[in-house]
Context: one part of a larger RNA
RNA sequence: GAUUGAACGCUGGCGGUAUGCUUAACACAUGCAAGUCGAACGGUAACAGAAGAAGCUUGCUUCUUGCUGACGAGUGGCGGACGGGUGAGUAACGCGUAGGAAUCUGCCUCAUGGCGGGGGACAACCUGGUGAAAACCAGGCUAAUACCGCAUACGCCCUAUGGGGGAAAGCGUGGGACCUUAGGACCUCUUGCUAUUAGAUGAGCCUGCGUAAGAUUAGCUAGUUGGUGGGGUAAAGGCCUACCAAGGCGACGAUCUGUAGCUGGUCUGAGAGGAUGAUCAGCCACACUGGGACUGAGACACGGCCCAGACUCCUACGGGAGGCAGCAGUGGGGAAUAUUGCACAAUGGGGGAAACCCUGAUGCAGCCAUGCCGCGUGUGUGAAGAAGGCCUUCGGGUUGUAAAGCACUUUCAGUUGUGAGGAAAGCAUAAUGGUUAAUACCCAUUAUGUGUGACGUUAGCAACAGAAGAAGGACCGGCUAACUCCGUGCCAGCAGCCGCGGUAAUACGGAGGGUCCGAGCGUUAAUC
Numbered sequence: 001g002a003u004u005g006a007a008c009g010c011u012g013g014c015g016g017u018a019u020g021c022u023u024a025a026c027a028c029a030u031g032c033a034a035g036u037c038g039a040a041c042g043g044u045a046a047c048a049g050a051a052g053a054a055g056c057u058u059g060c061u062u063c064u065u066g067c068u069g070a071c072g073a074g075u076g077g078c079g080g081a082c083g084g085g086u087g088a089g090u091a092a093c094g095c096g097u098a099g100g101a102a103u104c105u106g107c108c109u110c111a112u113g114g115c116g117g118g119g120g121a122c123a124a125c126c127u128g129g130u131g132a133a134a135a136c137c138a139g140g141c142u143a144a145u146a147c148c149g150c151a152u153a154c155g156c157c158c159u160a161u162g163g164g165g166g167a168a169a170g171c172g173u174g175g176g177a178c179c180u181u182a183g184g185a186c187c188u189c190u191u192g193c194u195a196u197u198a199g200a201u202g203a204g205c206c207u208g209c210g211u212a213a214g215a216u217u218a219g220c221u222a223g224u225u226g227g228u229g230g231g232g233u234a235a236a237g238g239c240c241u242a243c244c245a246a247g248g249c250g251a252c253g254a255u256c257u258g259u260a261g262c263u264g265g266u267c268u269g270a271g272a273g274g275a276u277g278a279u280c281a282g283c284c285a286c287a288c289u290g291g292g293a294c295u296g297a298g299a300c301a302c303g304g305c306c307c308a309g310a311c312u313c314c315u316a317c318g319g320g321a322g323g324c325a326g327c328a329g330u331g332g333g334g335a336a337u338a339u340u341g342c343a344c345a346a347u348g349g350g351g352g353a354a355a356c357c358c359u360g361a362u363g364c365a366g367c368c369a370u371g372c373c374g375c376g377u378g379u380g381u382g383a384a385g386a387a388g389g390c391c392u393u394c395g396g397g398u399u400g401u402a403a404a405g406c407a408c409u410u411u412c413a414g415u416u417g418u419g420a421g422g423a424a425a426g427c428a429u430a431a432u433g434g435u436u437a438a439u440a441c442c443c444a445u446u447a448u449g450u451g452u453g454a455c456g457u458u459a460g461c462a463a464c465a466g467a468a469g470a471a472g473g474a475c476c477g478g479c480u481a482a483c484u485c486c487g488u489g490c491c492a493g494c495a496g497c498c499g500c501g502g503u504a505a506u507a508c509g510g511a512g513g514g515u516c517c518g519a520g521c522g523u524u525a526a527u528c
Stems, first nucleotide, its partner, number of pairs: 001528004006524005013375006020367001021333001026331003030328003035078003040075002043071002047069003050065007085286003094211007103203002108199002111196005116150001118148002125140006156164003170191001172189001174187002179184001213257002219249003224246008261283004265276004288309005311322004339365001341364003347361001348359004378408004388399004412469001414464005422455001426450009472517005477498003483512005493500002
C1' cells in the first nucleotide's frame, strides 16, 4: 500500500447493489418448511345444490336419498433419496485430473409385440372389549390400477431337434345402425399397464498422477499378501467363507501422533509465489450419540422404522412422546452477525388429464454505513477586507469571499398526482389441419375477446413550496502532508519506531490556525 463474512470508538442525509453466528455439530418454547391424485377404489364425516317427506311461523326448520358439485378418515398410486441446512468426522480413490470395465437406471424419448380367462382376502364400516393416554385386540361385511394363480412368451437358463422358469389393469370422452339386464356390449379417441430393444439422464465400481505437518513416531501387517473351490452383490474384487502357500507394505517415509472437508475460485504480488476455501457453483460427509436393516428405480433415509444410550416433556406410575446442522424465533457462549414478515404474481420442483393444490426452494419486503458504487448537504456575486476569535514587533497579520447583503437554482428528502415493465399462462368463441364410419369427442396451430402482480404509496414522469431538512473524524517533532499561543513542570501524560515531559514543550492538555480523507474517519485483529 492492498484486502476482510470483521469488531470497537466518535459521527451519520439519500439511493442502488451485495453480504450478514467465523464462537457452543450447545440446548431448544411456538408456528410453518411434503404433499397430491375422486379421470385407480369402497364410500359420505363436513359444506353446497337438487329431489322427496314432515312441521308449521308460507318461506324457513327438521328428516331422507351419494342423485350432483365436492370430500374428512381409509385402501391404492406417485412423490417424501429432490429441493433446503451444516462442516462434526475424513490425510482418504475423499477431492482434482486423465483413463478403464465387470454394472444398474423410476419418470422421459424412439421402436416392436401383448393387455385373454379366473380366484381369495384386508382396511374403511358395524359390533364387542382393554387402556389415563399413546394406542391395541376379537368377531362380521366389502371394492380396486391392492394381492395371488391359469393361459400366452421375443428375449433368459440348462446336460440344447429337447427341457425349465417367468407378465399385465384398467380409467375416461364421444357415437349412427343392431343387441341390451338401460349400466353396457360394439366402434372410436386419449391415457394407463406389461414384455423387450436402443437412447438420454442419473448412480455404483476400478486404476495412474497430484493433494498440509511431525523421525523428539522405524518398523507395520494375520483376512494380513496371493491361489483354488464355494457363497454373495446390479456389478470386478478377501467383499465373505473353507483349504493351500508365506507372503504384503516401508527412509521415494510404512505405522503412529496431532491438524484439516476438497475443488472452481478469493486476497495479495510485476511475476514466481504466499495466504485462504464466507457468499455463488461442482463433489463428499453428516442429521441428538452409536448400531441395524426394511421399503423402493434410487436410502441404509434431516422433518421414515427398530434397538441401545444421554437429555427433555406427559402420566391415573401401569406406560408413553420428542430430536431446528430447514425458515423465523428463544436461552447460552461470544468482541460480534438480522424479522416468530408478505406471496406463490414470476422461475423451478412434487402430484394431477386438467383446473388446481402444496412449496420458509424461490421472488420480495424488514433490520445493520458490514462492504462496493452513485448523489447531495447549495450556485453566482459580494472588501467597509465588518464584528468576534487568535497572534502581534502594537504598525498590523490571520480566520477570509469566509460571513452578512444581493441575485438565482431545487438534485435528494417532503407533499400531491400520474404511471410502464416484470404476464407467459388459463378460460371462451371461431377457423384450419390431424384422427375417425363421423361434421361427436380429442389433439395441434392461428385469430379475436376476456383475464391473473406478493413487491406496490413500484421504477419513471409531472406539479408545489422553500436554501429550506442534511458534516464529521483523525492528524500537524522525524519517518509523514500540516505551527503558533496558553496551561503543566520527569508531574499529569503521549508513544507504531526513534523518542517527548525536570519553567520559554511545533511531541503532554486546551485554544486559534493548518493538513488529509469525507458519510465516513480512526483504532485493534488478520493475510499478502

RNAcentral holds the full RNA, with entries from ENA. This is a predicted structure of a 528-nucleotide part of an RNA (small-subunit ribosomal RNA, 5' domain) from an uncultured prokaryote. The coordinates come from a structure-prediction model, not an experiment, and the mean pLDDT is 85.